[in-house]
C1' cells in the first nucleotide's frame, strides 16, 4: 500500500419551550374526604448505560435453620498467583490449529467395576481372518522319473495348517518408519521415533530435559453409570422492621334481658316513635394503607511506590435517580458525525440541498461472565508487495 491478528476509548454537542419524577426553600389554609403537614402555587437544584438487557455464576444485606459429623444432591476439575468470592482474571504448562501476530480446549481417573461404541465390516476387546500370501510340516488325488518290488524324488491341484505384510470396512483395527529375517510373515531381531518403569538434573508447580532397563503390556469415550480431590445449610428487598384502620370474629370488664340496655327524633330535659338478647368500653393479633429498609460504594479519577501482570499499599481530589404499575420525555434552533447528489476549485478541501443517527432502557447493592449495537477514535504487533 493491501491483508490481518490483539487490546483499549466514545456512544453526540449547546440552547429556548411546554411536560414528566425526586430533594430543598417560601407561600397558600383550599378540603366532600380514614389515616399521613394531604392537595395548590412560585423559586432553586439533581433526574440512565455501557450493556442498565440475558438473570448464567459469585458475594454484600435480611430472616429461617443449625452442637458435631455422615449421606442424598448439586457444583469445580492442568500448575501458581489474585480477588470479599466465583462456572471471574493474570501469569505459566501441555494439546490441537494457522506462514506469522495468534487462537481454541469440561485439560483429574478408561492398568476398580458394570455398561457403550449406530451403519460398514472377517474382526469393535476374552482379538480376528473376507480378498489375500506361503506351500516349511502332514494327509489325499494325478502326472512324471527311478527301482524287481516295498518305496524314494520332482511338479501341479485339493483339504489340515502356518500368516497378519498387502487390498477392503470404518470415526476408531490391537505401536509407526525403515534395514534385516522368512516357506510367507511377524518387535521375530536391529537403529530412529513413541509407548511403560525405576532414576538423576533444573523448575514453587504444572512440566521439561537427559541417560538406563523393558520389545510393548493398556483401543476409544467419565458432556455413559462411576471413582477421587475441593466446595456447597434454605429462601430472597414481594428479604425483613415499625405503625396500623374500617368491618367481621378472638378475650376481659360493666350494663341489660319487658321494673325495658340501647336507637330515632331533639341544642338538653319532657314527650313521641323502634326496640331485643344484645349493647357499652378496653385488650390483643392480623388484614387495606403508611413508613423505614434506599442507596456512599470490595465507587471512580490522579499521581506515586511494589509487582511481567491480575492486582495491592500510600497520598490528593470527585460523586450523588431512587420511583414503586413505575419519571428521566417531546418538539424547534446552531453546530458536529455518516451517506447520496450537485456546484467550486489543479489538490488538500469548501458550499448547497436531501436523508440517516444503532442496541436498549435503572428497580436492593456490588464483582463478573454472556448476548445485542449505527457509527468513529487511538495504541501494539503480523503476513505479503514495493521505494529508498
Nucleotide at each position: 500500500g493491501g491483508a490481518g491478528c490483539g487490546g483499549g476509548g466514545c456512544g453526540g454537542g449547546c440552547g429556548g419551550u411546554c411536560g414528566c419524577c425526586g430533594c430543598g426553600g417560601c407561600c397558600u389554609u383550599g378540603u366532600c374526604g380514614u389515616c399521613a403537614u394531604c392537595g395548590g402555587g412560585c423559586c432553586g437544584g439533581g433526574g440512565a448505560g455501557g450493556a442498565a438487557a440475558g438473570u448464567c455464576c459469585g458475594g454484600a444485606c435480611u430472616c429461617c435453620g443449625c452442637a458435631g459429623g455422615g449421606c442424598a444432591g448439586c457444583g469445580u476439575g492442568c500448575u501458581g498467583g489474585c480477588c470479599a468470592a466465583c462456572c471471574g482474571c493474570c501469569a505459566g504448562c501441555g494439546a490441537g490449529g494457522g506462514u506469522g501476530a495468534c487462537c481454541u480446549c469440561a485439560g483429574g481417573g478408561a492398568a476398580a467395576g458394570u455398561g457403550c461404541c449406530a451403519c460398514a465390516g472377517a474382526a469393535a476387546a476374552c482379538a480376528c481372518a473376507c480378498c489375500g500370501c506361503c506351500g516349511a510340516a502332514c494327509c489325499c488325488g494325478c502326472g512324471g522319473g527311478u527301482g524287481a518290488g516295498a518305496g524314494c524324488c520332482c511338479g501341479c491341484g485339493g483339504g489340515u495348517g502356518g500368516c497378519a505384510a498387502g487390498g477392503g470396512u470404518g470415526a476408531a483395527a490391537a505401536g509407526g518408519u525403515g534395514c534385516g529375517g522368512u516357506a510367507a510373515g511377524a518387535g521375530c531381531g536391529c537403529a530412529c521415533c513413541g509407548c511403560c518403569g525405576a532414576g538423576c538434573u533444573g523448575g514453587u508447580g504444572a512440566c521439561a530435559g537427559c541417560g538406563c532397563g523393558g520389545g510393548c503390556a493398556g483401543g476409544g469415550a467419565a458432556a455413559a453409570c462411576c471413582c477421587c480431590a475441593c466446595g456447597c445449610g434454605g429462601a430472597g428487598c414481594a428479604a425483613g422492621g415499625c405503625c396500623g384502620a374500617a368491618u367481621a370474629g378472638g378475650g376481659a370488664g360493666g350494663c341489660g334481658c319487658c321494673u325495658g340496655a340501647g336507637g330515632c327524633u331533639g341544642g338538653c330535659c319532657c314527650g313521641g316513635c323502634c326496640g331485643a338478647a344484645g349493647c357499652c368500653u378496653c385488650c390483643g393479633g392480623g388484614u387495606a394503607g403508611g413508613u423505614c429498609g434506599c442507596u456512599g460504594g470490595a465507587c471512580c479519577c490522579c499521581g506515586u511506590g511494589g509487582g511481567c501482570a491480575a492486582c495491592c499499599g500510600c497520598g490528593g481530589g470527585g460523586c450523588u435517580a431512587g420511583a414503586g404499575g413505575a419519571a428521566u420525555g417531546a418538539u424547534c434552533g446552531c453546530c458536529g458525525c455518516c451517506c447520496g447528489c450537485c456546484g467550486c476549485g489543479c489538490g488538500a478541501g469548501c458550499g448547497a440541498c436531501g436523508g440517516g443517527g444503532a442496541c436498549a432502557g435503572a428497580a436492593u447493592c456490588c464483582g463478573g461472565c454472556u448476548u445485542a449495537c449505527a457509527g468513529u477514535c487511538c495504541c501494539a504487533c503480523u503476513c505479503c508487495g514495493u521505494g529508498g

The RNA shown here (Bacterial RNase P class A) has 388 nucleotides and comes from a Vicinamibacteria bacterium. It is recorded under the gene name rnpB. Rfam family: Bacterial RNase P class A. Gene Ontology terms of the family: tRNA processing, ribonuclease P activity and dimeric ribonuclease P complex. By type it is a ribozyme. The RNAcentral record of the sequence draws on ENA. NCBI's taxonomy places the organism under Bacteria, Pseudomonadati, Acidobacteriota, Vicinamibacteria. The prediction has a mean pLDDT of 77.